[in-house]
RNA sequence: GGUUAUAGCUUAGCGGUAAAGCGCUCGUUUUGCACGCGAGAGACCGUCGGUUCGAUUCCGUCUAACCCCA
Numbered sequence: 001g002g003u004u005a006u007a008g009c010u011u012a013g014c015g016g017u018a019a020a021g022c023g024c025u026c027g028u029u030u031u032g033c034a035c036g037c038g039a040g041a042g043a044c045c046g047u048c049g050g051u052u053c054g055a056u057u058c059c060g061u062c063u064a065a066c067c068c069c070a
Stems, first nucleotide, its partner, number of pairs: 001067005008022004016053001024040005046062001048060003
């Protein structure tokens, strides 16, 4: 100097109600388990500010991780 920070994990989401897969819970199926199928819970988006009617999104500060230069 650059990139990133969104659910327990991995990731979407280019200004207007935050989404998916895996995982979790319940039901169904089975003698039982797993798989499959159906339903559900769970993130106020790293912190603090700014712009805007409105910010996960744009701008700045700080924090953390990674990368580059010297």

Transfer RNA from a Candidatus Bathyarchaeia archaeon, 70 nucleotides, folded computationally. The sequence is in RNAcentral, with records from ENA. Its Rfam family is "tRNA". Its family is annotated with triplet codon-amino acid adaptor activity in the Gene Ontology. The family's RNA type in Rfam is transfer RNA. Taxonomically the source falls in Bathyarchaeia (SeqCode) (Archaea, Thermoproteati, Candidatus Bathyarchaeota). The coordinates come from a structure-prediction model, not an experiment, and the mean pLDDT is 83.